[in-house]
RNA sequence: GCCGGGGUAGCUCAGUUGGUUAGAGCGUGGGAUUCAUAAACCCAAGGUCGACGGUUCAAUUCCGUCCCCCGGCACCA
Numbered sequence: 001g002c003c004g005g006g007g008u009a010g011c012u013c014a015g016u017u018g019g020u021u022a023g024a025g026c027g028u029g030g031g032a033u034u035c036a037u038a039a040a041c042c043c044a045a046g047g048u049c050g051a052c053g054g055u056u057c058a059a060u061u062c063c064g065u066c067c068c069c070c071g072g073c074a075c076c077a
Base pairs, nucleotide, nucleotide: 001073002072003071004070005069006068007067010026011025012024013023019057028044029043030042031041050066051065052064053063054062
């Protein structure tokens, strides 16, 4: 340099043929329970959906450029 995959909550990930609330598990906080702790149970908080731009009435989703991570290929005078 070329090709492919990925970037969404603190962590691991899902998701949307473009639309009405952006989710799960774990973790965190609270509640209830218990003599007490844990587990199981109930509730809640937490997100510029990598950045910028474009298309559109509307973009996390489509398009372009860039950044970062993973893998493969090439180059290495």